[in-house]
RNA sequence: AGAGUUUGAUUCUGGCUCAGAAUCAACGCUGGCGGCGUGCCUAACACAUGCAAGUCGAGCGCGAACGGGAACUUCGGUUUCCUAGUAGAGCGGCGAACGGGUGAGUAACACGUGGGUAAUCUGCCUUCGGGUGGGGAAUAACUCAGGGAAACCUGGGCUAAUACCGCAUAAAGUCGCGGACCGUCGGGUCCGUGACCAAAGCUGGGGACCCUUCGGGGCCUGGCGCCUGGAGAGGAGCCCGCGGCCAAUUAGCUUGUUGGUGAGGUAACGGCUCACCAAGGCUCCGAUUGGUAGCCGGCCUGAGAGGGCGGACGGUCACACUGGAACUGAGACACGGUCCAGACUCCUACGGGAGGCAGCAGUGAGGAAUUUUCGUCAAUGGGGGAAACCCUGAACGAGCAACGCCGCGUGGAGGACGAAGACCCUCGGGUUGUAAACUCCUGUCGGACGGGACGAAAGUCAUCGAGGUCAAUACCCUCGGUGGUUGACGGUACCGUACAAGGAAGCCCCGGCUAACUUCGUGCCAGCAGCCGCGGUAAUACGAGGGGGGCAAGCGUUGUUCGGAAUUACUGGGCGUAAAGGGCGCGUAGGCGGUUUGGCAAGUCUCUCGUGAAAGCCCACGGCUCAACCGUGGAACUGCGGGAGAAACUGCCAGACUUGAGUCCGGGAGGGGGGAGUGGAAUUCCCAGUGGAGCGGUGAAAUGCGUAGAUAUUGGGAGGAACACCGGAGGCGAAGGCGUCUCCCUGGACCGGUACUGACGCUGAAGCGCGAAAGCGUGGGUAGCGAACGGGAUUAGAAACCCCGGUAGUCCACGCCGUAAACGAUGUACAUUAGGCGUUCGGCUAGGUUGCUAGUUGAGUGUCGCAGCAAACGCGCUAAAUGUACCGCCUGGGGAGUACGGUCGCAAGGCUAAAACUCAAAGGAAUUGACGGGGGCCCGCACAAGCAGCGGAGCGUGUGGUUUAAUUCGAGGCUGCGCGAAGAACCUUACCUGGGAAUGACAUGUCGGUAGUACGGAAGCGAAAGCGGAAGGACCCUUCGGGGAGCCGUCACAGGUGCUGCAUGGUUGUCGUCAGCUCGUGCCGUGAGGUGUUCGGUUAAGUCCGCAAACGAGCGCAACCCUCGGUGCUAGUUACAAGUGUCUAGCAUGACUGCCCGUGACAAACGGGAGGAAGGUGGGGAUGACGUCAAAUCAGCAUGGCCUUAAUAUCCAGGGCGACACACACGCUACAAUGGACGGUACAAUGGGUGGCGAAGCAGCGAUGCGGAGCGAAUCCUUCAAAGCCGUUCUCAGUUCGGAUUGCAGGCUGCAACUCGCCUGCAUGAAGGUGGAAUCGCUAGUAACCGCGAAUCAGCACGUUGCGGUGAAUACGUUCCCGGGCCUUGUACACACCGCCCGUCACGUCAUGGGAGUUGGUCGAGCCUGAAGUCGGGAAGCCAACCGUUAGGGGGCUACUGCCUAGGGCAGGGUCGAUGACUGGGACGAAGUCGUAACAAGGUAGCUGUAGCGGAAGCUGCGGCUGGAUCACCUCCUUU
Repeated sequence: AGAGUUUGAUUCUGGCUCAGAAUCAACGCUGGCGGCGUGCCUAACACAUGCAAGUCGAGCGCGAACGGGAACUUCGGUUUCCUAGUAGAGCGGCGAACGGGUGAGUAACACGUGGGUAAUCUGCCUUCGGGUGGGGAAUAACUCAGGGAAACCUGGGCUAAUACCGCAUAAAGUCGCGGACCGUCGGGUCCGUGACCAAAGCUGGGGACCCUUCGGGGCCUGGCGCCUGGAGAGGAGCCCGCGGCCAAUUAGCUUGUUGGUGAGGUAACGGCUCACCAAGGCUCCGAUUGGUAGCCGGCCUGAGAGGGCGGACGGUCACACUGGAACUGAGACACGGUCCAGACUCCUACGGGAGGCAGCAGUGAGGAAUUUUCGUCAAUGGGGGAAACCCUGAACGAGCAACGCCGCGUGGAGGACGAAGACCCUCGGGUUGUAAACUCCUGUCGGACGGGACGAAAGUCAUCGAGGUCAAUACCCUCGGUGGUUGACGGUACCGUACAAGGAAGCCCCGGCUAACUUCGUGCCAGCAGCCGCGGUAAUACGAGGGGGGCAAGCGUUGUUCGGAAUUACUGGGCGUAAAGGGCGCGUAGGCGGUUUGGCAAGUCUCUCGUGAAAGCCCACGGCUCAACCGUGGAACUGCGGGAGAAACUGCCAGACUUGAGUCCGGGAGGGGGGAGUGGAAUUCCCAGUGGAGCGGUGAAAUGCGUAGAUAUUGGGAGGAACACCGGAGGCGAAGGCGUCUCCCUGGACCGGUACUGACGCUGAAGCGCGAAAGCGUGGGUAGCGAACGGGAUUAGAAACCCCGGUAGUCCACGCCGUAAACGAUGUACAUUAGGCGUUCGGCUAGGUUGCUAGUUGAGUGUCGCAGCAAACGCGCUAAAUGUACCGCCUGGGGAGUACGGUCGCAAGGCUAAAACUCAAAGGAAUUGACGGGGGCCCGCACAAGCAGCGGAGCGUGUGGUUUAAUUCGAGGCUGCGCGAAGAACCUUACCUGGGAAUGACAUGUCGGUAGUACGGAAGCGAAAGCGGAAGGACCCUUCGGGGAGCCGUCACAGGUGCUGCAUGGUUGUCGUCAGCUCGUGCCGUGAGGUGUUCGGUUAAGUCCGCAAACGAGCGCAACCCUCGGUGCUAGUUACAAGUGUCUAGCAUGACUGCCCGUGACAAACGGGAGGAAGGUGGGGAUGACGUCAAAUCAGCAUGGCCUUAAUAUCCAGGGCGACACACACGCUACAAUGGACGGUACAAUGGGUGGCGAAGCAGCGAUGCGGAGCGAAUCCUUCAAAGCCGUUCUCAGUUCGGAUUGCAGGCUGCAACUCGCCUGCAUGAAGGUGGAAUCGCUAGUAACCGCGAAUCAGCACGUUGCGGUGAAUACGUUCCCGGGCCUUGUACACACCGCCCGUCACGUCAUGGGAGUUGGUCGAGCCUGAAGUCGGGAAGCCAACCGUUAGGGGGCUACUGCCUAGGGCAGGGUCGAUGACUGGGACGAAGUCGUAACAAGGUAGCUGUAGCGGAAGCUGCGGCUGGAUCACCUCCUUU
C1' cells in the first nucleotide's frame, strides 16, 4: 500500500466481499511449564449458610462462672483470697454518611471543563486567644410483679456519669443603634453602646501544709478532655458560561407557569413554599414529545481528522426488594438504621411476627458464557482507644479457568547417492529425507534430594545516655545507643547436587484473492463456499491418502468494533447523459457583501500567569536473568480562564465616495398580458335550382350515405372553432406559454443622454403567487375533431393498429386541481478568460445616398472552434473553463415514490415519506462483433427470362415409424436420408437363437514338464464347430555340453465393432474459390481499440490506380502445375500399301490490354476495333486464408480414461440386417405420334482383361452352352455404340402407349439361390391420359436427349463414377425471395434475433400493509379514597428540673385535626406492541399456462403527465419530450 467481483473486451460510476488490528468473549480440535493481568456483557432474577462495623473500664453504675489457694467444718458444706472489677449486657462517647457493590433510573448543572459564592456549612486534625465557677432533677442496667408461642412489651422500686437541666461569668461571638475607613458594593475591618449565649471531667507523679469515712481528697505539677472565639487545611452545598445521543412521520409547550411585593423555610440564594398583583416565560440556533443511554480520565482503531466503546484501574453521579417519608447527626433522607404501603419468602400456639447478598464466598434460575462457601491481618489503609490492643471478605495472598499478554521448553552436533514403510510414477525413478535408525554431547522445564530469602520497619518491651517540662534528680515528652519481639504467602522465589533424551505438538489451510499439488473415491449426488464460484466420469475447489504452506501451546470458527471505505467527503465527494438542479418567480429569517478615513478591540495574532488530578500514551533511566509487568523523572494533555500588547483582515461605531443598485429625460422594437370589437378562406348543416346512380372508404374490402334523389355543381342562409400566405434555429415572456385586424388598459427588456440618491446589494429555508394538457364543480356553447361506446374489416384470437359512426371533452364565464421528458434532462447572481461566420433590435463613424455598403459599440439569439474541463460523449464569453456568494438535491439495484402517519383537495389524487425482505449487481459513455420486417453500393442460376424436371402413378434404393428372438451400428435443416456400403444368399456380420472350447482364434515373456515330438489325421458321434484318435512320420544350429522351434501345464497376460467424437490424433463436411484474415514499426485514443484495410475510381478479386498518418509485410486472390484448343520440332511401335504422320507422346511456341480509336484524372481501367486457332481469367481441373458449427467419425486406423475376463472375448450352425397399415427423400420407367413396332443403314470415346478378356464356328427363339484362336495387350478380346438416317406400319384408344403384378418353362454364378440373386422365353397386362400447395437443376459444347466403359464383384446396379454422340432456349434487368461482400446507422443482443424480454394466471416458500376485533405495556389528565411522616392547628389528656404566693405559670409531650402525599379505585383517552377470520400488493423459486408490450423503424417509433377502457402485457384520446430510425426539403455551419 491494496485486491476480487457488472462486460465479448474497455473505461467510469457504484455497491458487495477479502487481506489488518482489537476483544470482559463463546464454540470445535488440541494442550508441557512459569510470570503478570482478567473472569455474570444474560435475570437491578430469587436467595440456604457463614462472615463483611465496631471500639472505649483512662466517661458511668452494675457485675458473674468454671477453676485454684487458705481457714473453719456437723465432712453435707460455709467463709475468704485469687480468677477479676475479667466475661457479660446496660447508660454514655466516637464511628457506623468511610471503605465495599451495582449501573436500574437519569438527556439532567447528572458529567466534563472553566468560573462564582459579597448567598453558605464543616465533627475529628493544625494553629492562635480566652475560659473550665457553683448547683439541681432524673433514668437504664439491676430488682419485684405481670402479659406473650415468639418477637417483645407493661407497671412498681433503687442508682451513676464526660447523660440531662437551671444559675453565675463572658468577648474578638450573635442581634440592635451610632460612627470612621476600605471594597469585588445585600461586604470587610475598626470604634462606641445596649441586649443575649458557655463548659465536664478523667488520669500519672509529688516535698512541705490542711481535711479524711483511711479508700482518698485539697494543694503543686504533667497528660488527655470540655466550653467559647479567630485563622487554616481538607471536605460538602448552591449558582453560572461552554461542551458531548437519535427522531420533525414529535411544532407548538407552560398556570407556580414568568416576574414583582410580602411572609415562611433552609447552613445558604431562589416559586423552594404560601398570599396578593401583573401576564408573562420557552421555541425551527429545535421548545414540547418519543426512543436510547450513567458521565469522564481513558480504551480500541485510524497517517491524521475522525469513528466505535466506557469491562478492569482512577474521578464523579445515581441506586440498595418496589414506592413514599422523615428521625438522629458536623455530615444521610442512610446497602448490612427507623416508620408506612406493596409484592415475594419464611416462622407461628393463627392472636401475631421475621426478612432484604447490586458486600466476600456460595446456591438455584436464565444463558453460548464467567471462579473458592480458601488463608491472614505479616504489609498498606480505615474505625475506636492515652496505649497495649480489638475490629476490618477494605486489603494482601493463595485456589480455579490457555480468557488475554509475555517468556521458556518439547533437545543439540554428526549421520546414506539416501534403510524400511507410505505415496507418486513416463516403471527408469522420484518424494517423505539427515528426517529416522545409529554415534557423540548438553541438561532449560518437569520429577528426586538438600539449602533457603527480600518483603520488617515502625510500634512496643528492657536498659543506658542526652535534652525539654516542672518546685523536683519524680511523672511525662523528645532524641540517640544496645538487646528482645512480629510473615498469611511459604519451606514459596532463588541456589546447589545427582539421574536421564528420558515426561512434553497440535491446529488450520493448499482454485483466484492468498503462501502452499498430486493420487484415489464420488459423479449437479454427497458435499464445499468470505466474494467470485466449485461438483452433471479424467474435480489442484467435495471426501480420503501422500506431499506442501502458515501459525504454534495453541490453531481455527462465530459474534462485535474501527480500518481498508475519498462508500456522508472538516481534512476529503458529487448533481448535462451514471443517484442527484426545486416547474417558474416574488420574498421573510438567515448567510454573504463595493471604495475610503478615524475610532473600538468581539473574532484574529503574540507574550505571560493559573488550571488542564493520578494512572494511561510517548521519551529517558532504573527493578524483577529477559519480556510482559513495575518504579522514578521528563514531555505531552492540541482545552478553558485571567493579564499585557498588536490593529493588517472580519466585525461594531462615526464620517465620506460613486464604479454595484436604483431614479429621471429622450427614443425605437416586439405573437408580453387583460378587455371590447372585427374580417375573409375552409368544414358542416339548412333552403332552393341543375342533375340522375352511384358516393364514400381501403392494402383490398365492408359497415355507412343514396331513386323519399346522395356524391357533384350553382345561389341563398345559419352556426361554431381556428387564423393559410407573411413565417424565419426571427421576436416577446420568469416559467407555463404567446400568431387575422382595430381600439382601450397594462407589465418588462433595450439604446442614448446627462442630472439625482449614495451600497439602498446578491442569494433565499419558511411563506406567498403563477403554473401545458388531462380532470372536477356550476351555467352556457357545440361546426370540426374525438377517449368511452356501436358497427365493419384484419387476425389463430384482435378487447388494437385501418374504416364508418359517435358521447364526454375540446370552446366561453366563474371556481378548483398543481402535475409533465414542466428539458438545455444544465439553480440564481457577479467577475475573468483567443477567435471565425450568421441573425434580431438600437447607437456612432465613413463612403454613397429613397431602400445601400463597410467599420465600430451595446443588448439578444445561433453555429464552428483555441486554451481549459470532462469517464467518454461532448462543453467551450449563452461554459459543462477559472473563481466568489447563497439555495435545492444525491449516497448500490429491487421493494417504492409504495405502506403507515400527517397535511392539502369536492373527487381523481398531490406533497411529505419508510421498513421487513431480496439480489451481486443495477448503471453511464465508448469499442469490436452479430443482428434489424434500417440505409447506401456490389456480387451469385439468388430472382427475373427460359429449358428440362420433382411433388400425382408403378417399381427400385435409402430413412422414419411400426413389428420382431434379432430386424447390429452410425449419419439428422442447408452441410442426414442410391449417406459409411465401389455391391448383406453362407462369409461379410458387429445382431438374435442354439451348440462348443477355456492362457484362449492371435502376440510376447517366465517357470516346470514332455521326446514316436512337430506334421499327419482313417473309423466313429455330431447340423457344424468340436470330441476322438488308428496308420504314417520329420527339422534347424552346435564349441557336442547344449540351444531353437513344437506340445502339455503354471503365472504374467491376450481379446473386446463394449462406453465416452463433450478427453483426443488423423481425416472429412460446411460457410466458400466467398475476398477476405492478419502482423511489424509508426501515429491517434486513459483504455478496449482505431489507423493501415477507410475514401474517389476500377476489378472476377484487399485486382490495380489516385488520395490519405501511415510505411511495409504475411496468409489468401492472381500466376506458377495438369488438361483441352493453334502451330513448330523430335520420335515413330502395334496406325496406314509405300512413305508419311491422321494419330500416339515428348519438347517448344503462341495472348501481354502488346497495337489503334474513344472514355477516364495525363492514372488504374473500361468500351470498340485490327490481327489471330484462341482476346481481355480462352474452357476445364487440381489448389480451400484466419476461422465458425464442442459439425461428423472411438464401427477405417491410432489413442487417454472407464468397463468386461467361465465373458461384453472366441468358434460353429441356423436365422436376422430383405419384416410392412403407413410417412418422407433420391431415382428408374412411363403416361405416348418430336411416339411405339418392324426392316435396312452410318458414325465414337474413355476404359478393362491371365483363377482374366474370350474371337471365329456350331447349337438354342433366347438367356446361354459347346468351342477354344488370339492377347499380360495402340497389335487380341471386350466392341454390334445408341439416339440419328432411309423405309413400312400403327391413328389418339388405357391403345401395337405403359409395363407393374402373377403363372409356367428355362439359363448362369455359387458348397448352397426357401427365407433372399441376376438373366431368358411364353403367357398375364395393374396404376398411369403430364401431376395440388410447394419445389430442384442449368447461362454453351452448357441444359436436355442418347448410348458406352470402369470400380466393387463368384454372382447381383434403375446406384456411383468416367466416356463420347446429338445439341438448344433465355438473361429486359436488380424492385422483390435466398445467400454473401464493403461502408454506414440503431441496439436493452454477445451461448450474439433460433437473441433478449413484459404482464396476468396456476403452484410453493418468505417477510409485510389493511382488517370486525381480542390482548398486553406505557404516558398524562380528571374524580374518589388516602398509610407513614414533616409542617400548621391543638379548647381534650399527660408531665421531674426553671419561676412560684404551692393555687398555678412558663415550657414540653400526646390524642385529635388541616394541607401535602405513596399506594389503591372509577370512567374516558393518547401511544407502542402482540395476535386476528378474511384480504392487498411484494420478493424469491432449471425446464407450468396465455399472449408479444419493450430492445432494430421491434414490425402501430418510443417515453411521458392525465383520463377512459381492456384476461394480461396494454390500447385509445389530449398535450408534451427526443432519450426516434429512414428519405426528401429548408436553414445554418465546416473544408476546398